Overview
This is a predicted structure of a 347-nucleotide part of an RNA (small-subunit ribosomal RNA, central domain) from Thermosulfurimonas sp. NCBI's taxonomy places the organism under Bacteria, Thermodesulfobacteria, Thermodesulfobacteriales, Thermodesulfobacteriaceae, Thermosulfurimonas. It was read from a public genome assembly.
[in-house]
Context: one part of a larger RNA
RNA sequence: CUGGGCGUAAAGGGGGCGUAGGCGGCCAGGCAAGUCGGAGGUUAAAGCCCGGGGCUCAACCCCGGAAAGGCCUCCGAUACUGCUUGGCUUGAGGGCCGGAGAGGCUGGCGGAAUUCCCGGUGUAGGGGUGAAAUCCGUAGAUAUCGGGAGGAACACCGGUGGGGAAGCCGGCCAGCUGGACGGUCCCUGACGCUGAGGCCCGAAAGCGUGGGGAGCAAACCGGAUUAGAUACCCGGGUAGUCCACGCCGUAAACGAUGGGCGCUAGGUGUGGGGGGUUAAUCCCUCCGUGCCGUAGCUAACGCGUUAAGCGCCCCGCCUGGGGAGUACGGCCGCAAGGCUGAAACUC
Numbered sequence: 001c002u003g004g005g006c007g008u009a010a011a012g013g014g015g016g017c018g019u020a021g022g023c024g025g026c027c028a029g030g031c032a033a034g035u036c037g038g039a040g041g042u043u044a045a046a047g048c049c050c051g052g053g054g055c056u057c058a059a060c061c062c063c064g065g066a067a068a069g070g071c072c073u074c075c076g077a078u079a080c081u082g083c084u085u086g087g088c089u090u091g092a093g094g095g096c097c098g099g100a101g102a103g104g105c106u107g108g109c110g111g112a113a114u115u116c117c118c119g120g121u122g123u124a125g126g127g128g129u130g131a132a133a134u135c136c137g138u139a140g141a142u143a144u145c146g147g148g149a150g151g152a153a154c155a156c157c158g159g160u161g162g163g164g165a166a167g168c169c170g171g172c173c174a175g176c177u178g179g180a181c182g183g184u185c186c187c188u189g190a191c192g193c194u195g196a197g198g199c200c201c202g203a204a205a206g207c208g209u210g211g212g213g214a215g216c217a218a219a220c221c222g223g224a225u226u227a228g229a230u231a232c233c234c235g236g237g238u239a240g241u242c243c244a245c246g247c248c249g250u251a252a253a254c255g256a257u258g259g260g261c262g263c264u265a266g267g268u269g270u271g272g273g274g275g276g277u278u279a280a281u282c283c284c285u286c287c288g289u290g291c292c293g294u295a296g297c298u299a300a301c302g303c304g305u306u307a308a309g310c311g312c313c314c315c316g317c318c319u320g321g322g323g324a325g326u327a328c329g330g331c332c333g334c335a336a337g338g339c340u341g342a343a344a345c346u347c
Stems, first nucleotide, its partner, number of pairs: 003319004007301002012315001014201004021194003025088007033081002035077009049065006091191001092188003095184004103177007110154001115149007125136002162169002206247006215241002220236004258314006266292011296303002320347003329340004
């Protein structure tokens, strides 16, 4: 000496459950596999190291010796690890009590608005833009009143708010259902953490079959603009957007920050619970969510008990730019494509 890293430089897997494996709390006994010590055996010669010698020196060569290490056997040690036995409760889980929430699924209901249809009033415009035009309108539009149909989304509350593992979740009511949190400190007694493979979930777009279709709107058509305008603006408009079932499996799937545990100043706001106290309030405490900031960290920006600080455990990943997330092969997919993933060459 026996690598350094991953918020923004290359690098955290989109998310969860969990298999193997890795890692593992407190006390005591036993064993002695790992570990440590001693002894013996073995580890050919040459070489390296030490001592001596031979070529005039050296290289080279000859003689003698030693050490370190490996493996095996025996003896010993028992702090740590391991195995085993017994115990413990702080880790983990459970019981009971309690409140919060757009957590998920299903069904029903509601009002506003847009559009369309019918009817009334009413008449020449309406619409649109920077300005216009396409467009709609005397076959009566726009405006306004009444009635009806249908689809999609739920203003205000609404928050720097809440819930969820993530994707995500927002009108109201009911049913079914998951998780978290607080209180109690009743039970189990290490039952734990992580997680290669695997399985499941996974926005939007897209695909298959059937339905639905109000508004919006890729493609497409037209009007403008312009040198052109395959755009931005305007008038139309089909897939799609919606529902059911089945696929796809991607993303700036972002906190661009994997998970778990412990430790390390505070201040201030806010959501949920508990305790004390009160008239309002204030104080303590647990969980969450923001801002500021100490030590410390950082290339800086910044992070800072929600760490990017100090440590330990486990997984994933990076190793100059382009070529390239390409080719080839494999696996998956109906397809689109996805996953895995190079090289030549070049700077």
Rfam family: Bacterial small subunit ribosomal RNA. Its family is annotated with structural constituent of ribosome and ribosome in the Gene Ontology.